[in-house]
RNA sequence: GUUGAGCCCUGGGGGAGUUGAAAAACUGAGAGUCCCGAUCCUGCGGGACAACCCUUUGAACCUGAUCCGGGUCAUACCGGCGUAGGGAAGCGGCGUAACAGCAGA
Repeated sequence: GUUGAGCCCUGGGGGAGUUGAAAAACUGAGAGUCCCGAUCCUGCGGGACAACCCUUUGAACCUGAUCCGGGUCAUACCGGCGUAGGGAAGCGGCGUAACAGCAGA
């Protein structure tokens, strides 16, 4: 100096739960809190914050999708679709390994 694993920084991206009267149960990294839209509840839409995940080596997440198969009390629960289409970074830092080069003894 190059390349690679790891960690960090800054920035950025992202999220329709299901069942239940409730308690609670299930999946998941994540199902939170508060506010607004009209006053309470429910539903819907929007916003703020927190946690979490992902950030081009990109299945975090979106579309296809009111999709297909299986299973479940039920669900984006599991699989397929998926070598499909999209999707958010930096001449950043630390440190380590390998390799290459240069200099000295």

The RNA shown here (TPP riboswitch aptamer (THI element)) has 105 nucleotides and comes from a Desulfuromonadales bacterium. The source organism's lineage runs through Bacteria, Pseudomonadati, Thermodesulfobacteriota, Desulfuromonadia and Desulfuromonadales. Its mean pLDDT, the model's own confidence on a scale to 100, is 76.